[in-house]
Context: one part of a larger RNA
RNA sequence: GGCAUGCAGUGGAUGCCUUGGCACAGGCUGGCGAUGAAGGGCGUGGCAAGCUGCGAAAAGCCUCGGGUAGCCGCAAGCAGGCGUUGAUCCGGGGAUACCCGAAUGGGGAAACCUGGCGGGGCUAGGCCCCGUCACCCGGCGCGAGCCGGGGGCGAACCCGGGGAACUGAAACAUCUCAGUACCCGGAGGAGAAGAAAGCAACCGCGAUUCCCUCAGUAGCGGCGAGCGAACGGGGAUGAGCCCAAACCGUGAAGGUGUAAGGUCGGAGCCGUUGCCUUCGCGGGGUUGUAGGGCGGUGCCAUAGGGGGCUCCGAACCCCUGCGCCGCGUGUUCGAUCUAGCCGAAUCGAGUUGGGAAACUCAGCCACAGGGGGUGAGAGCCCCGUAGGCGAAAGUUCGAGCACGUGACGUGGCGCCGUACCUGAGUAGGCCGGGGCACGAGAAAUCCCGGUCGAAGCUGGGAGGACCUUCUUCCAAGGCUAAAUACGGGCCUGUGACCGAUAGUGAACCAGUACCGUGAGGGAAAGGUGAAAAGUACCGCUGACGCGGGGUGAAAUAGAACCUGAAACUGUAUGCCU
Repeated sequence: GGCAUGCAGUGGAUGCCUUGGCACAGGCUGGCGAUGAAGGGCGUGGCAAGCUGCGAAAAGCCUCGGGUAGCCGCAAGCAGGCGUUGAUCCGGGGAUACCCGAAUGGGGAAACCUGGCGGGGCUAGGCCCCGUCACCCGGCGCGAGCCGGGGGCGAACCCGGGGAACUGAAACAUCUCAGUACCCGGAGGAGAAGAAAGCAACCGCGAUUCCCUCAGUAGCGGCGAGCGAACGGGGAUGAGCCCAAACCGUGAAGGUGUAAGGUCGGAGCCGUUGCCUUCGCGGGGUUGUAGGGCGGUGCCAUAGGGGGCUCCGAACCCCUGCGCCGCGUGUUCGAUCUAGCCGAAUCGAGUUGGGAAACUCAGCCACAGGGGGUGAGAGCCCCGUAGGCGAAAGUUCGAGCACGUGACGUGGCGCCGUACCUGAGUAGGCCGGGGCACGAGAAAUCCCGGUCGAAGCUGGGAGGACCUUCUUCCAAGGCUAAAUACGGGCCUGUGACCGAUAGUGAACCAGUACCGUGAGGGAAAGGUGAAAAGUACCGCUGACGCGGGGUGAAAUAGAACCUGAAACUGUAUGCCU
């Protein structure tokens, strides 16, 4: 020096554990913000560094409920207090809520600096306190201005405006990736779409959305890579409406101008009345087997009052009433959520053990033998579970009633006539693009820019160039629940999901420490014991540490603490060299 074995050390694998994660399902909720949010800074405790809570009223204040013997957070200690006159704690409502932050009096290198106006307090030439003063949009107002709204944040979902490349094509350019990622705007609990100028095929359907299928079909495609429908069928859901215009009335302005007029009939009376144009308001009206207006006419139905230049009648209009639908407020009832409450059955015996829930014996409950805890493995010990019960206050929903308010109806159906209306720089053509599964193609259909530019109901669009016949629909205005998407927050449940190099980056004071000028990157780190019973006392030592002694079932469970593998180190013994 090597090998082997034993015993120690080092080290932290492995096993076991779980407060933390992951995924999915179901239910609820789906917003917060100028009444100052989200997120922060700084403060705040008797002693107080951090976390948590809170805000100069500062681990808290008031009030209404719940609840019951203890309490003054994590978190011990000292000191001092509180509580059956009900504290701490839990829940509803309220008060306070510094400074920054959309940040909004002005400024600014966020948490700071500094003003105007009004009011106030000390006072003495200043200090402090309270209120108020940003900008944009809308309504009103002659105006000064007043009132209302907006701004910012938020996980994904949704709609719109913009919009890549790597990649694939075994290179690459059309193409693909992909209208994806990303940027911007906007909205809501959903959003979008939506009541046929639609499909279909000579049969028919009847808004939209979503799912299954049709179907990897028809097609598109350097006919490469690849992209990829629809009709039809089956389901979920189910809901339909309002304007513009004709015409009537009314108000204003302009024109005409003393005359055509004043609803109709008769008489009287009046005349800035009538007529035309434009705009506002009310009525009317909303469709494609066309519909509506206007004129005439038939049938059915029809509560009261009032109005016009006068009287009578008709017609018309208005109000009330009535009907119906909705909204708001209040109230009652019911349900829901935000605290809670009741809740069966061994304080059984023996054995082992530190410990019984284990084993043996004997009982009991069960609408409860889900689960967790308790010194080990408990239906009957504790918390619970099944099953029931519960709210002063607030939330949400439903129903009834009352009040207020708003829309609609107060006529409906039909026949004849008339040709007044039925969305124009629109549809469409051409040029250039985009979108449709469809890459210019025979390329319809839809959208945009440019340039031309209709018909107008005897009208117009579509049916995949185009034309005819036929069929079907009515563009150029608008609204619209549900079925659908998501999952931030709350609750419940489940797992051939993980178990500390795993599972979130984060089980632990983690988006921390640390790195970077910055955008940004980003860790490591769990386990004494049933209970601290965390070793009084003595000894060695400068201390660390250790030996006795004590606790404990165990101390090679002693806090560098469960188990404690290997590399590695030491020591003892044996063998070899």
Predicted 3D model of a 577-nucleotide part of an RNA (large-subunit ribosomal RNA, domain I) from a Candidatus Palauibacterales bacterium. It matches the Rfam family "Bacterial large subunit ribosomal RNA". The source organism's lineage runs through Bacteria, Pseudomonadati, Gemmatimonadota, Gemmatimonadia and Candidatus Palauibacterales. The prediction has a mean pLDDT of 83. The RNAcentral record of the full RNA draws on ENA.